The RNA shown here (SAM riboswitch aptamer (S box leader)) has 111 nucleotides and comes from Chitinophaga pinensis DSM 2588. The coordinates come from a structure-prediction model, not an experiment, and the mean pLDDT is 78. The source organism's lineage runs through Bacteria, Pseudomonadati, Bacteroidota, Chitinophagales and Chitinophaga pinensis. Of the family's consensus pairs, 97% are formed in the model.
[in-house]
C1' cells in the first nucleotide's frame, strides 16, 4: 500500500500532560474549543467484526461446513452532535426533500 466482502441504526467519559486548533479531504455553510482544540497517558465504559465456546440446522449412515441464535471479551475498534450538509448523478409537489455514486472509517481476507 493493492484489491474482495460486510457494515457505517444504536451504544458508550473521567482524570492527568500538552497548548490552538477539531469535526478525513479543494470550496462554501454548520457546529465544537482558553469553562483548554489536536496529540499522548491512566482508568473506565460501549460494540460484537474475527478468533474461542455452546446449541440448531435443509440434504445426509455418521461427522464436518455454508448458515441460524446463543455465551464471553483473547485480536482489533470506538466513547460531542450525525460518516456533519453541500459539492459529483438522478427523481420530485424544487428557498426544499428523497435515493444513489463517489470518498471515506473500521473488520475480516488479499497483492
Nucleotide at each position: 500500500u493493492u484489491c474482495u466482502u460486510a457494515u457505517c441504526a444504536a451504544g458508550a467519559a473521567a482524570g492527568g500532560c500538552a497548548g490552538a486548533g477539531g469535526g478525513a479531504a479543494a470550496u462554501g455553510g454548520c457546529c465544537c474549543u482558553g469553562u483548554g482544540a489536536a496529540g499522548c497517558c491512566u482508568u473506565a465504559g460501549c460494540a460484537a467484526c474475527c478468533a474461542u465456546c455452546c446449541g440448531g440446522a435443509a440434504c445426509c449412515a455418521c461427522c464436518a461446513a455454508a448458515c441460524c441464535g446463543g455465551a464471553a471479551a483473547g485480536g482489533u475498534g470506538c466513547u460531542a452532535c450525525a460518516u456533519c450538509c453541500a459539492g459529483c448523478c438522478c427523481g420530485c409537489a424544487u428557498a426544499g426533500c428523497g435515493g444513489g455514486a463517489a470518498a471515506g472509517a473500521u473488520a475480516a481476507g488479499u497483492c
Record summary:
The same sequence occurs in records of 2 taxa. It matches the Rfam family "SAM riboswitch aptamer (S box leader)". Its family is annotated with regulation of gene expression in the Gene Ontology. From the family's description: The SAM riboswitch is found upstream of a number of genes which code for proteins involved in methionine or cysteine biosynthesis in Gram-positive bacteria. The RNAcentral record of the sequence draws on Rfam and Ribocentre.